Record summary
Large-subunit ribosomal RNA, domain V from a metagenome, 579 nucleotides, folded computationally. The RNAcentral record of the full RNA draws on SILVA.
Context: one part of a larger RNA
């Protein structure tokens, strides 16, 4: 140098398992409610299977009797119409008796008595005789039918899980209940008992907060565009004058004067010049004025529109003419809203007014089409649906180092160090020590911040085990200065050779205590070391308490249990043998 054997695991981001933790899918499943939306299921009611008889109380036709008072007027006149004679021994007026109505005046109706008459035509009156007959209203009694509604009793649909001399099953039969129950079709309502789904995106990870259209400045790099959870502010309207035109006017603010009158009111003068105004926020204009007044108006018109701007489309802005008719203006002209830029919403579905369009042989309709107009915080503002919340630690699947927890890298803002000035403390005396305001650096040991390797897996505190490194040295050596008198200190340089605690108590690192030491140094190593060990905390499924939640669950809150797998191939390490 080569080839062995026995061990030891520090590396081969070692083997195993398309990472269970995080995000993402217009992924799934389960689970929950006062998410949507429908469905059993319970309940109202109508009707039908479903009948009898009675009583009580309603409508509705019909028959019959009746009822009807303004004032004047005999007097309780419902209306209209025929009408001159109606009633009466088949018993009139009177009278007694009871009844019904009552505006208390009367009016009817029955019975009994009585034994011949009683009323109309007339004077009042809008109407004339309930003298007589017809037909009606208002309202009330009596019946008939036909019809609800309560209740009572009946049986014969209907019903049993009742009995029939041991059980059981039929018919039957007793007796029990009954027109109810139950069922069926329509209906209202309840309805996580079930089901189906929904539960937005942006994001310096994801919740959580915030935003999601329009306008206006900056960022914007002297065309135009330009992004960011960059920096500022606005808008979801308003005006029938606050448009149109025609004529005219010129502000703030200071100074000085002026009755009340003041800092500020209105008036002179004078300086200034847009700094004022512009309905509303910024810009950008604006004196020929776009600002401000006054006169007449209604162009805040219809039908178009060459041509541009912008711009993936869709939208979206300007716009000269030209016809029609109108406003102000002598006139030339100007007017298709407003100083300009914001003040908003597509489609589909519907309502409204209008048409000379279409109309399922045909005429008409219904229904549409066309023009105007209407109904959206569809605001998540290019609006998925007319119509949607949560939980999952019981949990799945696809993916993703496109994105977060751990390590590592870039940074180093904060952390540790250290320098630089030196106001100041130190009796005096800036630096023996200490050092304020403030400035410059190192380190890569704290907290972050970025998201760059790694999610087809780089195992995570802490102990234990074995360590190796650095020096900003705790100990022990050497040395300077000291506000070093000696022992003892302070502080600075040099210096990594070796050393550098037991224990209590907590999962603890870290701490505090106790007792020791010369000392009980601080820190890198993937916060060293789980293919070395434990597994107490963290961080699964079980359970509980507290506090949120209506729940289903949840919680850098507690609390009790809670599978640690690998026979070493290569590099390295120790040993050891052959050539």
């Nucleotide at each position: 140098c080569c080839c062995g054997c026995g061990g030891c695991u520090a590396g081969a981001c070692g083997g195993a398992a398309a990472g269970a933790c995080c995000c993402c899918g217009u992924g799934a499943a389960c689970c929950u409610u006062u998410a949507c939306u429908g469905c059993a299921g319970c309940u109202u009611g109508a009707c039908a299977c479903u009948g009898a008889a009675c009583c009580u109380u309603g409508a509705a036709c019909c028959u019959g009797u009746u009822u009807g008072u303004g004032u004047a007027g005999g007097a309780u006149a419902g209306g209209c119409g025929g009408g001159a004679g109606g009633c009466a021994u088949a018993g009139a007026a009177g009278c007694g008796a009871a009844g019904a109505c009552g505006c208390c005046a009367g009016u009817u109706u029955u019975c009994g008595u009585g034994g011949a008459g009683c009323c109309a035509u007339c004077c009042u009156u809008g109407a004339a005789a309930u003298a007589c007959c017809g037909c009606c209203c208002u309202g009330a009694c009596a019946g008939u039918u036909u019809u609800g509604a309560g209740g009572u009793u009946c049986u014969a649909a209907c019903u049993a899980u009742g009995g029939a001399a041991a059980a059981c099953a039929a018919a039957u039969u007793c007796g029990a209940g009954g027109a109810c129950a139950g069922u069926g079709u329509c209906u209202g309502g309840u309805g996580g008992g079930a089901a189906g789904u929904u539960u937005g995106a942006c994001u310096g990870g994801g919740g959580c907060g915030g935003u999601c259209u329009c306008c206006u400045c900056c960022c914007a790099a002297a065309g135009g565009a330009u992004a960011a959870c960059g920096g500022a502010g606005g808008a979801g309207c308003a005006c029938g004058a606050a448009g149109g035109u025609c004529g005219g006017c010129u502000g703030a603010u200071c100074a000085c004067g002026g009755u009340c009158g003041g800092a500020a009111a209105c008036c002179g003068u004078g300086a200034a010049g847009u700094c004022a105004g512009u309905g509303c926020a910024a810009u950008g204009g604006c004196a020929u004025a776009a600002g401000c007044c006054g006169g007449c108006u209604u162009g805040a018109c219809u039908g178009c529109g060459a041509g541009a701007g912008c711009a993936g489309c869709a939208a979206c802005u300007c716009g000269a003419g030209c016809a029609g008719g109108u406003g102000c203006g002598a006139a030339a002209g100007c007017a298709g809203g407003u100083c300009a830029u914001a003040g908003u919403g597509a489609u589909c579905c519907g309502g409204u007014g209008g048409u000379u369009c279409c109309a399922u042989a045909u005429g008409g309709a219904c229904g549409g089409g066309c023009c105007a107009u209407c109904g959206c915080u569809c605001a998540a503002c290019g609006g998925a649906u007319a119509a949607a919340a949560g939980g999952u630690a019981c949990u799945c699947u696809g993916g993703g180092g496109a994105u977060a927890a751990c390590a590592g890298g870039c940074u180093g803002a904060u952390a540790c160090c250290g320098c630089c000035c030196a106001a100041g403390a130190g009796u005096u005396c800036a630096u023996a020590u200490c050092g304020a305001c403030g400035g410059c650096g190192g380190u890569g040991u704290u907290u972050g911040g970025c998201a760059c390797c790694u999610c087809g897996a780089u195992g995570u505190c802490g102990g234990c085990u074995c360590a190796u490194c650095u020096c900003a040295u705790c100990c022990u050596g050497g040395g300077g200065c000291u506000g070093u008198a000696g022992c003892c200190g302070g502080u600075c340089c040099c210096a990594a050779g070796g050393g550098u605690a037991u224990g209590g108590c907590u999962g603890u690192u870290c701490g505090c205590c106790a007792u020791u030491u010369a000392a009980a140094g601080a820190g890198g190593u993937a916060c060293g070391u789980g293919a070395g060990c434990u597994g107490g905390g963290u961080u699964u499924a079980a359970a509980a308490c507290g506090u949120c939640g209506u729940g289903a669950g949840a919680c850098a809150g507690u609390u009790u249990g809670g599978u640690c797998c690998c026979u070493a191939u290569c590099u390295g390490c120790c040993g050891u043998g052959g050539g």

Background:
Rfam family: Bacterial large subunit ribosomal RNA. Gene Ontology terms of the family: ribosome and structural constituent of ribosome.